[in-house]
Context: one part of a larger RNA
RNA sequence: CGUUGAAUAUUGCGGAGGCACUUCCUUAGUACGAGAGGACCGGGAAGUACGAAUCUCUCGUGUACCAGUUGUCCCACCAGGGGCAUCGCUGGGUAGCGACAUUCGGUUAGGAUAAACGCUGAAAGCAUCUAAGCGUGAAGCCGUCUCCAAGAUUAAUAUUCAUUAUGAGAGCCCUCCGAGACGAGGAGGUUGAUAGGCCAGAGGUGUAAGGCGAGUGAUCGCUUGAGCCGACUGGUACUAAUAGCUCCAUGC
Repeated sequence: CGUUGAAUAUUGCGGAGGCACUUCCUUAGUACGAGAGGACCGGGAAGUACGAAUCUCUCGUGUACCAGUUGUCCCACCAGGGGCAUCGCUGGGUAGCGACAUUCGGUUAGGAUAAACGCUGAAAGCAUCUAAGCGUGAAGCCGUCUCCAAGAUUAAUAUUCAUUAUGAGAGCCCUCCGAGACGAGGAGGUUGAUAGGCCAGAGGUGUAAGGCGAGUGAUCGCUUGAGCCGACUGGUACUAAUAGCUCCAUGC
């Protein structure tokens, strides 16, 4: 830009992906075979690689979380803290992200076939799967399964809304996000829980400071599972989403 207003929900022309492999048990030491050896068919169970999704578990990361600790400078000093030193170093670790983690997947009908095996059957009184005709038959083909998909210009379908003077719907702007390079997508904009704050909880760290007690003291005990706490869950209008503007119909 088109599909000749818009929103929502669909169809699927067509396209992409997938279809894997191994071992063991059983059938059965059966059929077969002199023996050695050793099945088809069928049933069952594990696993490998690959793929998808997810973060309950495990592990990793987690430079705005907690603790320990070294050197030095500062807060006058003690105590308690702050800065710098690779996040100073070390031990842990929420959310998110991830795999080494977890769950799931390859199935199964159906159709037409290949080689092959047949039925009926002449040419050719027989025979013959083939010449007419009809079957069986593969991890392969078409489908079944997953995803995209109406620019499928053949531009599809359904429903609803707007359409005689104010208009359905969309955007700008703002608060944001499990969405994101920017656009886009999604959640919201006071008739509001969208983000922050606050409250409560989960979770992390691991018993704060101060006080009291014990000890000459380092230190230890009690107050105390304390104090602190990013992203998580629920709640709560305290703060910010104010006010408003624009576009748009073959209609008037």
Molecule: large-subunit ribosomal RNA, domain VI
Organism: Pseudomonadota bacterium